């Protein structure tokens, strides 16, 4: 320098014929107990790594650059 994969909620990651952003855990707060734990029940959550472009409409499609993994020179 070239290619291949990732970057979506604090974390782990789901979403490919473009069409309202989702789960686990964690967190809050209630119920249950003496009491904590666990267990039910409600909340809570996101500029989709940055800037553009395309479209009525973009996590998803096009361009650049950033960062991480792993090949290759």
């Nucleotide at each position: 320098g070239c290619c291949g994969g990732g970057g979506u909620a604090g974390c782990u990651u789901a979403g490919u014929a473009g069409g309202u952003a989702g789960a686990g855990c964690g967190c809050c707060g209630c119920g249950c107990u003496g009491u904590u734990a666990a267990c039910g029940c409600g909340g809570u959550g996101g500029u989709c790594g940055c800037a553009g472009g395309u479209u009525c409409g973009a996590g998803c499609c096009c361009u650049g650059c950033c960062c991480c993994c792993g090949g290759c020179g």
Predicted 3D model of a 73-nucleotide RNA (transfer RNA) from Asbonarchaeum danakilense (SeqCode). The sequence is in RNAcentral, with records from ENA. Taxonomically the source falls in Asbonarchaeum (SeqCode) (Archaea, Nanobdellati, Candidatus Nanohalarchaeota, Asbonarchaeaceae (SeqCode)).